RNA sequence: CAAAACUAUAGGCAAAAUUAUCGAAAGGUAAUGACGCAAAGCUAGAGGGUCUAAGGGCUAAGAGCCUAUGGCAGCCAGUUGCCCCG
Numbered sequence: 001c002a003a004a005a006c007u008a009u010a011g012g013c014a015a016a017a018u019u020a021u022c023g024a025a026a027g028g029u030a031a032u033g034a035c036g037c038a039a040a041g042c043u044a045g046a047g048g049g050u051c052u053a054a055g056g057g058c059u060a061a062g063a064g065c066c067u068a069u070g071g072c073a074g075c076c077a078g079u080u081g082c083c084c085c086g
Base pairs, nucleotide, nucleotide: 006086012037013036017032018031019030020029021028022027035074041079042078043077047076048075049072050071051070055067056066057065058064
């Protein structure tokens, strides 16, 4: 100096729930709160998967079924990066 393994320090993010608010819903935003996360950073026309169904269509009617132009990145994935005492 390099690689690998273990492992700190200092930090980071923030699940569920509650309250308020936006939304048809899924879900989002804010505050409180921490279940957890070495990418729980970013990306929803790179891709897969998945949730919802207002509107539209189907159904004799109803129940219901189909459909994303609406969502989910803490599902996989793509992509970019921080620290490293011992």